[in-house]
RNA sequence: GGCCUAGUGGCGAAGGGGUAACGCGGCUGUCUGCAAAACAGUUAUGCGCCGGUUCGAGUCCGACCUAGGCCU
Numbered sequence: 001g002g003c004c005u006a007g008u009g010g011c012g013a014a015g016g017g018g019u020a021a022c023g024c025g026g027c028u029g030u031c032u033g034c035a036a037a038a039c040a041g042u043u044a045u046g047c048g049c050c051g052g053u054u055c056g057a058g059u060c061c062g063a064c065c066u067a068g069g070c071c072u
Stems, first nucleotide, its partner, number of pairs: 001071007010024003018055001025043006048064001050062003
């Protein structure tokens, strides 16, 4: 230098055109003598960034940034 893959709440991680799951964590409550555990509720401006396509984009296309990999 060329090519490929990935980037989603505090963390992990699904979703591949129509209001973004789930687990962990946090907070509140129940329970308990107090805790822990368990159970219930709740969190929240989460789609790297800028453009494009579309009635509609986390999703498709392009540039860029970052990380990993392959080739030379």

The RNA shown here (transfer RNA) has 72 nucleotides and comes from a Candidatus Zambryskiibacteriota bacterium. It matches the Rfam family "tRNA". The family's RNA type in Rfam is transfer RNA. The source organism's lineage runs through Bacteria, Bacteria candidate phyla and Candidatus Zambryskiibacteriota. Its mean pLDDT, the model's own confidence on a scale to 100, is 82.